The prediction has a mean pLDDT of 82. A computed fold for a 103-nucleotide RNA from a Pseudomonadota bacterium, annotated as SAM riboswitch aptamer (S box leader). The organism belongs to Pseudomonadota, within Bacteria.

[in-house]
RNA sequence: CAGUCAUGAAGAGAGGCGUGAGGGUACUGGCCCGCUGAUCGCCCGGCAACCUGGAUCGAAAGAGGCCAAGGUGCUACUGCCAGCCCGCGAGGGACCAUGAUGG
Numbered sequence: 001c002a003g004u005c006a007u008g009a010a011g012a013g014a015g016g017c018g019u020g021a022g023g024g025u026a027c028u029g030g031c032c033c034g035c036u037g038a039u040c041g042c043c044c045g046g047c048a049a050c051c052u053g054g055a056u057c058g059a060a061a062g063a064g065g066c067c068a069a070g071g072u073g074c075u076a077c078u079g080c081c082a083g084c085c086c087g088c089g090a091g092g093g094a095c096c097a098u099g100a101u102g103g
Base pairs, nucleotide, nucleotide: 001103003101004100005099006098007097008096013044015043016042017041018040022033023032024031027083028082029081030080045075046074047073050071051070052069053067054066056063057062079095084093085092086091
């Protein structure tokens, strides 16, 4: 990095230090956030429950929920909205993101 599967309207910071003008993945249009500090890095907190682990039930295979120690992830706005393909539309696909798997 290709492929496969699952998930993406819920939830969680007015935190600290540094940086200093951009940011909401990229492009276009819109909308919005930003010097009352964007972004990025580190620290601390939190959410969630994909993987590991633990506890529960079961003779076992296994089962549903529980815990949140470990590995990720996430912590403005529906993946901010629309765009391209299908559909009258709701919606689906594609794309993207994350996890697991995987050659």